């Protein structure tokens, strides 16, 4: 000096599911269907033999969402810092 993963942060792009009823009249609360891509839970194959570890965009829906708009979203591209295997 230059740095993979990981971690953070800017910016860009990002979907699903009732304009249900009903109260209150205004955010919102209750009921019911319902979606899965916050975040949470589970789990193959494999490794190990005591069991435990080991994934997701699968599975489950506690959370959290569901006209439109706004917001936010896993994941993905560009940057930017920051750490370290290693050159």
């Nucleotide at each position: 000096u230059c740095g993979c993963c990981c971690c953070g942060u800017g910016c860009g792009g990002g979907a699903g599911a009732g304009c249900g009823g009903c109260c209150a009249g205004a955010u919102g609360g209750c009921c019911c269907a319902c979606c899965g891509a916050a975040g949470g839970a589970g789990c193959a194959a494999c490794g190990a033999c005591c069991u435990c570890g080991g994934a997701a965009u699968c599975u489950c829906u506690c959370a959290g969402g569901u006209a439109c708009c706004a917001g936010g979203u896993a994941c993905c591209g560009c940057g930017c810092g920051a750490c370290u295997a290693g050159g």
This is a predicted structure of an 87-nucleotide RNA (Glycine riboswitch aptamer) from an uncultured Acidimicrobiales bacterium. Rfam family: Glycine riboswitch aptamer. Rfam describes the family as follows. This family represents the bacterial glycine riboswitch.